[in-house]
RNA sequence: GGCUCUAUGGCCAAGUGGUAAGGCGUCGGUCUCGUAAACCGAAGAUCGCGGGUUCAAGUCCCGCUGGAGCCU
Repeated sequence: GGCUCUAUGGCCAAGUGGUAAGGCGUCGGUCUCGUAAACCGAAGAUCGCGGGUUCAAGUCCCGCUGGAGCCU
C1' cells in the first nucleotide's frame, strides 16, 4: 500500500428498510433474624463520526476513525 471482517445501554449480544430483543450487572420490592439465592418490577442505547438514497435507515451507498485478520 491492497483486500476482508467489525463498531448497538456499564459488559456480552440479537436485529437483513417500518419505530432496538435477550442475558449479566445496577436500582427498588417480596421473602429472610440478616445476607445470598429465588421471584416481581424499574431505569438505562438518537446504534463509532460525517454525508447520501428513501415517505421511512441500526439495516442500503460514499468518506473518515478505531479494532481484528489476510496478502505484498

A computed fold for a 72-nucleotide RNA from Lineus longissimus, annotated as transfer RNA. Its mean pLDDT, the model's own confidence on a scale to 100, is 82. Its Rfam family is "tRNA". By type it is a transfer RNA. Rfam links the family to the GO term triplet codon-amino acid adaptor activity. Taxonomically the source falls in Lineus (Eukaryota, Bilateria, Lophotrochozoa, Nemertea).